[in-house]
């Protein structure tokens, strides 16, 4: 310098004017409301994102359910750790790809059972089409044979030898597989030794299924509180009114209780929070110290105009809150590492 690889930051900037949202502090009106509350106006400082998105996982919080056990159903699936928890993350193991940095993997079981596997092919889970060998009653038939050919994604562990009529794990060596032992490692696993001829005879479990672990349900329109109204109960005293006087009864009124609609308050944003530093750890992360306060609406607020500059502005707009994952995204900048080439 070029190509690549892993990660991080930023998400046009500055100023002015007008507008919107809640908060705080004044001032004003008493004209809305039973109250709580609401209204007008002025000032002040604040006011969306890295994904606020998809709503795919996990947790907090809330209400309901819950003696204990089982069935059904869902999810997960190498090992160790992190965490509030996870299907997430970190570090390893094994496998796959790359010269490499590095990346990817839903990675238990196909010797429990069932299902499926088009076409081709003789045969797809059990078989002899060609070929090879032997025999015979010889244009063929019978038997043996998976070494060779052909079909196929896949054809009975592989390569080489011994052997045989021809062949074959029939036998032998090495490799693979299975069983078992030793050593190392927390473990996954690795290395080495011994044994088994391998009928353990193809693949598929994001097919049913088996094994192990795990899961109560619904969600902030959750839910809690206050509370006009309507319906309900009690009381009304030599002390409420109507039913033409009285009693009973009944209807209404008032008071209280209860109730919970309209409406209001809380939930609601100070939190597993953020920033800086130190300590421990390979790391995810944890602990300690100091500092900061950073939207909270309920028909739902962020916009518009002007000026200057440039790289000419992408994806996209909170609605209970956090941790992740996934997807979308114009550009710009920085850091670690790899490979190739050149120069000193």
């Nucleotide at each position: 310098u070029a190509a690549g690889u892993a990660g991080a930051a930023u998400a046009a900037a500055u100023g002015a004017u007008c507008g919107c949202g809640g908060a705080u502090g004044g001032c004003a009106a008493g004209a809305c409301g039973a109250a709580a509350g609401g209204u007008g106006u002025c000032a002040u400082a604040c006011g969306a994102g890295g994904a606020a998105a998809g709503u795919c996982c996990g947790g907090g919080c809330u209400u309901c359910a819950c003696a204990g056990g089982g069935c059904a159903g869902g999810a997960u699936g190498c090992c160790a750790g992190a965490u509030a928890a996870c299907g997430u993350c970190u570090g390893g193991u094994g496998g796959a790809g790359g010269u490499g940095a590095c990346u990817c993997c839903a990675a238990g079981g196909a010797u429990a059972g069932u299902g499926c596997a088009a076409c081709a092919g003789a045969a797809a889970u059990g078989u002899a089409c060609c070929g090879c060998c032997a025999g015979c009653u010889c244009u063929g038939c019978u038997g043996g044979u998976a070494a060779g050919g052909g079909u196929g994604g896949a054809a009975g562990g592989g390569u080489g030898g011994u052997g045989c009529a021809a062949g074959a794990g029939a036998c032998c060596a090495c490799c693979g597989c299975c069983u078992u032992c030793u050593u190392g490692g927390u473990a996954a696993c690795a290395a080495g030794g011994a044994g088994g001829g391998c009928a353990u005879a193809u693949g598929u479990a994001a097919a049913c299924c088996c094994c192990a672990u795990u899961c109560g349900a619904a969600g902030c329109a959750a839910g809690a509180c206050c509370g006009a109204a309507a319906a309900a109960a009690a009381g009304c005293a030599u002390a409420u009114g109507g039913c033409g006087g009285c009693c009973c009864g009944u209807c209404a009124g008032c008071u209280u209780u209860a109730g919970g609609u309209a409406g209001g308050u809380c939930g609601c944003u100070g939190g597993a929070a953020c920033c800086u530093g130190c300590u421990g750890g390979c790391g995810a992360c944890a602990g300690c110290a100091g500092g900061u306060c950073u939207a909270g609406a309920u028909a739902g607020a962020u916009g518009a105009u002007c000026a200057u500059u440039c790289a000419a502005g992408a994806c996209a707009u909170a609605a209970c809150c956090c941790g992740g994952c996934u997807u979308a995204u114009c550009g710009u900048u920085c850091u670690g590492c790899u490979u190739a080439u050149g120069c000193a």